[in-house]
Context: one part of a larger RNA
Molecule: large-subunit ribosomal RNA, domain II
Organism: Nitrospira sp.
Formats: sequence, C1' cells, structure tokens
RNA sequence: GCCAACGAGUUGCGGUAUGUGGCGAGGUUAACCCGUGAGGGGAAGCCGGAGCGAAAGCGAGUCUGAAUAGGGCGUACAGUCGCAUGCUGCAGACCCGAAGCCGAGUGAUCUAUCCAUGGGCAGUGUGAAGCGGGGGUAAGACCCCGUGGAGGCGCGAACCGACCUAGGUUGAAAACUGGGCGGAUGACCUGUGGAUAGGGGUGAAAGGCCAAGCAAACUCGGUGAUAGCUGGUUCUCCGCGAAAUGCAUUUAGGUGCAGCGUUGCGUGUUCAUCCGUGGAGGUAGAGCACUGGAUGGGUUAGGGGGCCUACAAGCUUACCGACCCCAACCAAACUCCGAAUGCCACGGAUCCAGAGCGCAGCAGUGAGACCCCGGGGGAUGAGCUUCGGGGUCGAGAGGGAAACAGCCCAGACCGUCGGCUAAGGUCCCAAAAUCCAGACUAAGUGGUAAACGAUGUGAGAUUGCGAAGACAGCCAGGAGGUUGGCUUAGAAGCAGCCACCCUUGAAAGAGUGCGUAACAGCUCACUGGUCGAGUGAUCUUGCGCGGACAAUGUAACGGGGCUCAAGUCUGGUACCGAAGCCACGGGUUCGAUCUUUGAUCGAGCGGUAGCGGAGCGUCGAUCUCGCAGUGAAGCGGCAGGGUGACCGGUCGUGGAGCGUGGUCGAGUGAGAAUGUUGGC
Repeated sequence: GCCAACGAGUUGCGGUAUGUGGCGAGGUUAACCCGUGAGGGGAAGCCGGAGCGAAAGCGAGUCUGAAUAGGGCGUACAGUCGCAUGCUGCAGACCCGAAGCCGAGUGAUCUAUCCAUGGGCAGUGUGAAGCGGGGGUAAGACCCCGUGGAGGCGCGAACCGACCUAGGUUGAAAACUGGGCGGAUGACCUGUGGAUAGGGGUGAAAGGCCAAGCAAACUCGGUGAUAGCUGGUUCUCCGCGAAAUGCAUUUAGGUGCAGCGUUGCGUGUUCAUCCGUGGAGGUAGAGCACUGGAUGGGUUAGGGGGCCUACAAGCUUACCGACCCCAACCAAACUCCGAAUGCCACGGAUCCAGAGCGCAGCAGUGAGACCCCGGGGGAUGAGCUUCGGGGUCGAGAGGGAAACAGCCCAGACCGUCGGCUAAGGUCCCAAAAUCCAGACUAAGUGGUAAACGAUGUGAGAUUGCGAAGACAGCCAGGAGGUUGGCUUAGAAGCAGCCACCCUUGAAAGAGUGCGUAACAGCUCACUGGUCGAGUGAUCUUGCGCGGACAAUGUAACGGGGCUCAAGUCUGGUACCGAAGCCACGGGUUCGAUCUUUGAUCGAGCGGUAGCGGAGCGUCGAUCUCGCAGUGAAGCGGCAGGGUGACCGGUCGUGGAGCGUGGUCGAGUGAGAAUGUUGGC
C1' cells in the first nucleotide's frame, strides 16, 4: 500500500412540538398485592377544570390607587394518558484523540550521595623536613657535602576518564570502533553488604540523576478526566434551499438574540413592478452670499523708509498693507443654489410568483472571494484594507476568454446521428465568408508601457509668399564713412560695455555663424540674374516611429501563418456557434378542470450547509402462505427488469436449510478517522 472483517446520534428519566390512538369536564394510576401467564386489584399522587396579588385576601375578576378613573394580568377557544417521530435538559450522551490533576502502591540490581567492610595502583624521575659531618659566628643565623625519602609532585602501563579526528548513522553497538588525548598515592579507582523515594530523594549545581524518555519516576485506580480544538461519521430517490451580516460577549476560528432557509397552520394581494399625485432631503454639479483658504490689479486707512523739524505738523516714497472695488480661483467637517437616482405616503394598472405578513416545529450561517459603480485608509500602490449599491463564485454544470472559482454569454429533469440563436467567431490546425463596399496602417504596428522626441503618413482648418516669377539650387553682389565710441597688450561686424547713425545704391546689419593673437579669410541677412510652379508656417485629428533591459528555449498573436490583410476603422449580407430557445418522446412535483382509481391543460424540476417527503436492503421476533437431496443458503459465469437503493431468471458449484405477504423490534448499510485486527 491493497484486500477482508470490525468501526461512530444510543439508552434511561424529565420537558416541548407534531402525528396517531383511548377516554373526555374530565384523564391517569405509582409503589405494592394476587396470578404460571394473559390479566386483575391498588385513588395515595399528578395534570386539567379560575384567576389576580409580595401577602393578608378577594374572586369572573383581581392588583395598583383616594377613585365607582385609567392601566396590568385574567375571564370567550379541552383536556389527559399511551405509542411514534423531531428537538432539548440531566447523565460519558455521535466516535476516537491530549498534555495533565489527584489517590494508593512499586522501585537506589541503572544512577547520585552517604555508611560498614574488603581489594587495586608495572616501572621510572625529582629529592621537602629531619638527621650526620665540615665550614662559619661571641653564640647564632647562614653556607657546603652527605644521609633521608616528603608531595591532591613529574614521566608512564594496568585502572579510571572522554579533549580532537576519521569511521559508523536500516551501526558489530538504542552512544561503539580506530588513531592521537587527560588523571594515574589520590577530593583516586573498585568488590560486597547497607541507607536515602516522587513536590520526595540525591546533586563539587548540568534542572543533572532516581532502571535505555525526569521542570516532578513507574504501575494501577478516580476514568469513558476535560478538549469552545483537529479528524472521522456507513443505503437510495423526490421538493425547497441559505449564510459568511447587525448587536452583545475575559469576545474575536466560540456563543446568545435578530437577519437569511425549511415544514405545518392561519391571513388572502397586504408583496413586487410600472403609471399618476403629493412629500421629506442638501449628495453630484455648481457657486463664493456665510466660514475659511488663496492670486493679480485698483483705491486707500495704518505702519516702515527719506526730507523737513524745538514741539506739533507737513512733504515724499519702485517698501509692507487691513477694509472696499475689479478680475480669476479652492473646500469632507463652506453653501446664495441644486439635480438624476433612491426613499416615504396615497390612488390606479399589471401581476398569482416557492410573493408579503402572523403563530408554531427544526435548522445551518455568524473566516467569505473577485468584478463594476460611489467613498474612506494607503502612495488618486497592491491579487491591499474598510464601508455603501449591484453582479458572479461560494452552492453553478454548459459555450467564449489558448489554458484560467469570482470576467462575457447562459441557469443542466431524462432521451434524440433534428432545428434556431447568445457571447464569441467564419485562411489552416478547427465548425462557419480567403464575403461585399469604402478608407487607413508598412510598424509584423496589430501581437505589452509613460513623460518626452521626430520633414513617418492620411484627413480637416487658418495664414504668409508666388507668372509684377515665389520656395530650393546655381551665377553675381553683399559696399563706403569705419579699425563706430569705450575697453584692452590687441578688440578691425563677430571677448565685453554703450550707441546702432549717415552715404552710395538693385541690395548690403555699426552685422547670423565659422574663423584670427589681432587682422585676413569663409558665410548669412538683404539684392539682381538664371529657372518656371507652387512653396513656407501654425492649429485640430486618424493610424504608425523612437523612448523599450532578465534570468532553461523562440516564449508579449494558442500555433502555423497573415500586408488593397487573415491588421485597424465605417457600413452591410450570410453562416458557425451552448446542457439557452424550439421540435418529438418520456419521468416527476404543485395547481386548475374534470369523462377523478386516471385524463387534459398550465407552471415548475442546478444546488453546498440545511429543512421536509417517499422508499430499498440487512439481522431478529411473530402471524400467514410457500420452496427444498427431482438439491436450500452461499459462491461463480451469462443474459434481463426497475429513476435508484436493489430485484428476479438460467447454467455451474455447493450439500441443508430458505423465502412471500402483514406487523413489531434493532449491536441495520463503510472508502476515508497517521482508524482496529488479520492476510498478502
């Protein structure tokens, strides 16, 4: 891992609702007794039949109250005892699962420390005290030579340890092996016997150790501890069908109430949509009348500066500047204004839908996600976050978007080798136009991206110049006063400053750029000639260009491939295209009508949590009717029936029990629980 078997809402006693049955203003017994049993007895008690008040108490009323007022709760509506089912309370209460807590015991054969009594430590080195001799001294101290043999002394086996490294890591081993390494007469190592026990011991202290797991051992018990948590929870079909919100919560992944679902009963259009009429309101927008912000100008108080001045005053100002005026603005917490929608009420119409509302039973949900619109937060970031309105997914299959819960189209009862369409498509992959008409694009733009840049190209508008010859090119001129003045080493059109005149002329700047040290030189403006028809500028707009860099491999059209398109825009006609719609047949639910054991018609039949309904099968009991050695159950093959759970047939195997119908009762359905046991 697979297969098989086992494996989870049960039972008791209360409560409540529904269904059903008995009796009914009543209903019913409990313990217990009698009886083999069936059954009989047993009225204590309980519920109902009257309520109100805290109570005294009063009573179809009563309480409050001064009240004969008002108000509250009552008075009109049948209960009760069984059985079944839903839910609930108390119990382990659907099943499995803790870490833990407490009690009673068992452990110191491992290990920690201690006690008693034994054992062990090759060899070698060093050479303390003391002592002897000598020297030395007044005596000493002290020195030297010996002797001596001290030490948690040195080196190093046994022994004890475990610092490094390699191997080992389903090991030879649940801690080892090899090579190096530390201690090795000591706080040493070790045998045997003994002591200390679980909030306790022991600990040269690491929360270490206390029998391979110790921040509280192990065994059994309380015990089915508790688990707002995770996982699992077993047959079928039919109808309806949610929520991920609000408020509260030692609350936030839980729960209560409400909201939304379902079922029953009641009500009977009250709902919804549209039209009409009447309302409330301060958003979008806009505005500046208020509150604030904020720009320029005008005017002008006040202030500053200057002049004047003994004081006071006055004059002036390219300074600042309130108010006021003009012009132009901004605002969620501004409003002189002010929609569209939406909302409320009334009237009418449409409409009969799994509309609305009330009561009762039973829930689930209370993590939501994305998309569009209106806002807040953020960075006018996020597949971000938080509200409001709508949609889809959730719980929704089908077609499109290459693939793609949340986008677009569209809501799947079943069957059909029939038809029409939606979104989206119609060259090939690949169903349908290489369709028609007009235009654009040359970038493979299409088939990613901005500020910005550009004689790309199409369309439109305005305007300058132009046969009195424009624009471009070519030829020629482009001068004189003058090297203007200043500055400067120099400054001559061309470093810089100032001025920018006059003359000749067809025209020519006190000079557009290059250039020189400064000149020179080239060139431009401007003019003539040549040429002979358009040539400049600006704005709006369509489609393109650049800007443009990422990691395996083209890889930013799904691919091939596409250029008067198979790209883009405009218009048109066909066709394809879905589980949509239609057609034909069938099933089923609800409703209506009836020729009412069925027919006709109408509307429905996606679905998670969940609610409701109807069934299949297994085991047993009982009644009934049957089958079976002329072969039961079970098992295997084959081919049938039913919407399904399932059911019947036949052949073989098997060798003794089994089934139909009714009723009752359950240890009643397996694929999942790191499920349990067994097998492979």